Molecule: transfer RNA
Organism: Candidatus Aminicenantota bacterium
RNA sequence: GCCAGCGUAGCUCAGUCGGUAGAGCGGCUGAUUCGUAAUCAGCAGGUCGAGGGUUCGAGCCCCCCCGCUGGCU
Numbered sequence: 001g002c003c004a005g006c007g008u009a010g011c012u013c014a015g016u017c018g019g020u021a022g023a024g025c026g027g028c029u030g031a032u033u034c035g036u037a038a039u040c041a042g043c044a045g046g047u048c049g050a051g052g053g054u055u056c057g058a059g060c061c062c063c064c065c066c067g068c069u070g071g072c073u
Base pairs, nucleotide, nucleotide: 001072002071003070004069005068006067007066010025011024012023013022019056027043028042029041030040031039049065051063052062053061
C1' cells in the first nucleotide's frame, strides 16, 4: 500500500426487510435476614466511533475519515 471483519450502556454482546435503542453481568435504592452473601422488586446509565448524504423517518442504506483485529504484498 491492497483486501476483509469489527466499532451500540462501565464490561460482554443482541438489534430481522429502514419505523419509539435492548439483554446479561456490574452500579444504586428498597424488601427479605440478627447481620452478610444469595434471592426478589424497582431505578439510573447511550449524541449507536467522527463528519456528510439519501429518506417522511437511519444503529441499519450510500460517501469519506478515524481506531482495532486478521490476511496479502